Annotation:
A computed fold for a 77-nucleotide RNA from a Phycisphaerae bacterium, annotated as transfer RNA. It was read from a public genome assembly. Its mean pLDDT, the model's own confidence on a scale to 100, is 82. The organism belongs to Phycisphaerae, within Bacteria.
[in-house]
RNA sequence: ACGCCAGUAGCUCAAUUAGGUAGAGCAGCGGAUUCCAAAUCCGCAGGUUAGGGGUUCGAUUCCUCUCUGGCGUGCCA
Numbered sequence: 001a002c003g004c005c006a007g008u009a010g011c012u013c014a015a016u017u018a019g020g021u022a023g024a025g026c027a028g029c030g031g032a033u034u035c036c037a038a039a040u041c042c043g044c045a046g047g048u049u050a051g052g053g054g055u056u057c058g059a060u061u062c063c064u065c066u067c068u069g070g071c072g073u074g075c076c077a
Base pairs, nucleotide, nucleotide: 001073002072003071004070005069006068007067010026011025012024013023020057028044029043030042031041032040050066051065052064053063054062
């Protein structure tokens, strides 16, 4: 330098196949339970879907540019 893959809640990941309400587990907070705590149960909160632009009635999903990380191939020294 080129190619491919990935970026979604604090963490790990779904939802992309075929564009149509953004979800789960863990963690956090509150409550129940307990002498207290752990475990368990119930509830709550938490998101510019990496960023800009475009297409569309509608974009996490499609197109484009950029950023970050990983892998592969190559060039110079």